[in-house]
RNA sequence: CCGUGCUAGGCGGGGACGUAGCGGCGCCCUAUACCCGCAAUCCGCUUUAGCGGGGCUGAAUUCCCUCUCGAGGGGUGCAGGCCCCGGGUCAGCGUCCCGAUACAUGGCGUUGAUGGUCCGGUCCCGCCGCGAUGGAGACCCGUGAACCAGGUCAGGUCCGGAAGGAAGCAGCCUUAAGCGGUCACCUCCAGGCGCAGCGGGAGCGCCGGACCGGAGCAGUGAAUCGGGAUUGCGACUCGGGAACCGAUCUCGACGGAGGGUGCACGG
Numbered sequence: 001c002c003g004u005g006c007u008a009g010g011c012g013g014g015g016a017c018g019u020a021g022c023g024g025c026g027c028c029c030u031a032u033a034c035c036c037g038c039a040a041u042c043c044g045c046u047u048u049a050g051c052g053g054g055g056c057u058g059a060a061u062u063c064c065c066u067c068u069c070g071a072g073g074g075g076u077g078c079a080g081g082c083c084c085c086g087g088g089u090c091a092g093c094g095u096c097c098c099g100a101u102a103c104a105u106g107g108c109g110u111u112g113a114u115g116g117u118c119c120g121g122u123c124c125c126g127c128c129g130c131g132a133u134g135g136a137g138a139c140c141c142g143u144g145a146a147c148c149a150g151g152u153c154a155g156g157u158c159c160g161g162a163a164g165g166a167a168g169c170a171g172c173c174u175u176a177a178g179c180g181g182u183c184a185c186c187u188c189c190a191g192g193c194g195c196a197g198c199g200g201g202a203g204c205g206c207c208g209g210a211c212c213g214g215a216g217c218a219g220u221g222a223a224u225c226g227g228g229a230u231u232g233c234g235a236c237u238c239g240g241g242a243a244c245c246g247a248u249c250u251c252g253a254c255g256g257a258g259g260g261u262g263c264a265c266g267g
Stems, first nucleotide, its partner, number of pairs: 001267006009057003012030004020046005034054005063260006072251005078246001080245002083241008092233002094230008103221003107217002115212008123201005129195003133190005140181004149174004157166003
């Protein structure tokens, strides 16, 4: 070095969950990868960490180790990108308000504008008058008495020899107090009412009038400037959240490179 027969090993691996931990069943990734039985209210084990049975391969393309690549999974908010919520500041845009300027436009004004002077009113207090309102009374209407109100008093009662007379219940009529209504007119009373008058006060504004004097006055529209308000946008900033992208840590299949690993017999 070759041949034959064996043996260790191999016939998939990984991630997350779960577990004291390991592996499996189930999920996912890789990609093709012996068979049967068991198993998430689980199954089998203990650092050589699935077990039991059967089969194939076998010292190298296939087994073992190191490096590399990196599918995929997981952790951290790390807050850079995109985004959400809340607070603060600014006043850039928008909206609104005020003022000024020049312009445009339609009105009022020599039948007298703005302005000035005077008077009065509007406001407050007191007094008086009238009115209205409310209350009470009176007037009016209705009702209203077993007997102790009136009139008339059937029947009956009493007196009388009679004529006649007396008291008088019921009924009818009327009425007092009372009750109810009306309340136009009349009387009295009241006050967060109105009007007029008188007196006093306050007098900024507004209104009216008289006089002076003689040309302005008050709106609307858009523009510019100045001031102010406003979270409807926007800018800046602070805090919180955050699926995804990004960052970082970690595990890591497939692939690539390098290295390593027996025994017996015969030639």
A computed fold for a 267-nucleotide RNA from a soil metagenome, annotated as Bacterial large signal recognition particle RNA. The sequence is in RNAcentral, with records from MGnify. Its Rfam family is "Bacterial large signal recognition particle RNA". Its family is annotated with signal recognition particle, plasma membrane targeting and SRP-dependent cotranslational protein targeting to membrane, signal sequence recognition in the Gene Ontology. For this family Rfam cites "Kinship in the SRP RNA family" (Rosenblad et al., RNA Biol, 2009). It is annotated as a non-coding RNA gene. The prediction has a mean pLDDT of 79.